[in-house]
Context: one part of a larger RNA
RNA sequence: UUGGGCGUAAAGCGCGUGUAGGCGGCCUUGCAAGUCAGAUGUGAAGUCCCUUGGCUUAACUGAGGAAGUGCAUUUGAAACUGCUCGGAUAGAGUUCGGGAGAGGGUUGUAGAAUUCCCGGUGUAGAGGUGAAAUUCGUAGAUAUCGGGAGGAAUACCUGUGGCGAAGGCGGCAACCUGGACCGAAACUGACGCUGAGACGCGAAAGCGUGGGGAGCAAACAGGAUUAGAUACCCUGGUAGUCCACGCUGUAAACGAUGGAUACUAGGUGCUGCGGGUAUCGACCCCUGCAGUGCCGUAGCUAACGCGUUAAGUAUCCCGCCUGGGGAGUACGGCCGCAAGGCUAAAACUC
Numbered sequence: 001u002u003g004g005g006c007g008u009a010a011a012g013c014g015c016g017u018g019u020a021g022g023c024g025g026c027c028u029u030g031c032a033a034g035u036c037a038g039a040u041g042u043g044a045a046g047u048c049c050c051u052u053g054g055c056u057u058a059a060c061u062g063a064g065g066a067a068g069u070g071c072a073u074u075u076g077a078a079a080c081u082g083c084u085c086g087g088a089u090a091g092a093g094u095u096c097g098g099g100a101g102a103g104g105g106u107u108g109u110a111g112a113a114u115u116c117c118c119g120g121u122g123u124a125g126a127g128g129u130g131a132a133a134u135u136c137g138u139a140g141a142u143a144u145c146g147g148g149a150g151g152a153a154u155a156c157c158u159g160u161g162g163c164g165a166a167g168g169c170g171g172c173a174a175c176c177u178g179g180a181c182c183g184a185a186a187c188u189g190a191c192g193c194u195g196a197g198a199c200g201c202g203a204a205a206g207c208g209u210g211g212g213g214a215g216c217a218a219a220c221a222g223g224a225u226u227a228g229a230u231a232c233c234c235u236g237g238u239a240g241u242c243c244a245c246g247c248u249g250u251a252a253a254c255g256a257u258g259g260a261u262a263c264u265a266g267g268u269g270c271u272g273c274g275g276g277u278a279u280c281g282a283c284c285c286c287u288g289c290a291g292u293g294c295c296g297u298a299g300c301u302a303a304c305g306c307g308u309u310a311a312g313u314a315u316c317c318c319g320c321c322u323g324g325g326g327a328g329u330a331c332g333g334c335c336g337c338a339a340g341g342c343u344a345a346a347a348c349u350c
Stems, first nucleotide, its partner, number of pairs: 003322004007304002012318001014201004021194003026087002030083002033081002035077008049065006091191001092188004096183003103177007110154001115149007125136002162169002206247006215241002220236004258317006266295011299306002323350003332343004
């Protein structure tokens, strides 16, 4: 490289927007670049193949033929690809009317709880554990009642419920704002799919500057446990966790399953919207579209399992893999304040 692969064996970029490129639905006109057919020239000799001749045979060798899948020129064909003319609407999109939603951002606000402070009642314990101790408490703790401060998170509702491209999103209200879905017509007329680079988003931890700091809690200290105990348990406790702005750019960033389209038995739940039937009515029954679960046929799979939300049957595009270790390391480059990230070997060894 070809081939074969990528749920779990090596292998799907964390996710999106999109440039180049690749690929692209229906009908029609023309062109003839690709494509196909014919002709001519060329495709040295030798080799190879066929028919023969010569050395006793063979190897070897002489002669003739074929072949030489290619290239060039030329004459045609027009189905397919391409380019071009025109048309259509099934892909894609726009408009209108709806309802659903923890989708995003900003501002405000509410109640419960923890902690702390002040005051009242009240007295000797409280706390903690397997058991204890460190710890707190007669300077009045724990408990209980009243008042206040402050920060963080939003019990119940809550649901294999919903929304979002992913990360993720949960009290309530207002404002700003993105997307999806359903319904009915009208409009545009292939405007599509994918996407190397590029750009953007991206949990937690971490970093910079300035705030904030109730609870929790790396580090740290003490008490236990233990042979030891740099742990598990307990008492404390600082970064951090929170906010603003900036950086970092990684995760078992997982469905360990890239995106798009079409096709291929069913059964049963849930969510959103619609239609039919029907009721006093919530419901119920039949049904369409979109999403989300479970079970399962064919098929697939090494098996496990997947199974219209495919890991089935096909097409298009991208990414990635190629024995284990060395190693996601060294060196170099790019990025970063740093921590480090991205790209990425080899010797050697089994």
Molecule: small-subunit ribosomal RNA, central domain
Organism: metagenome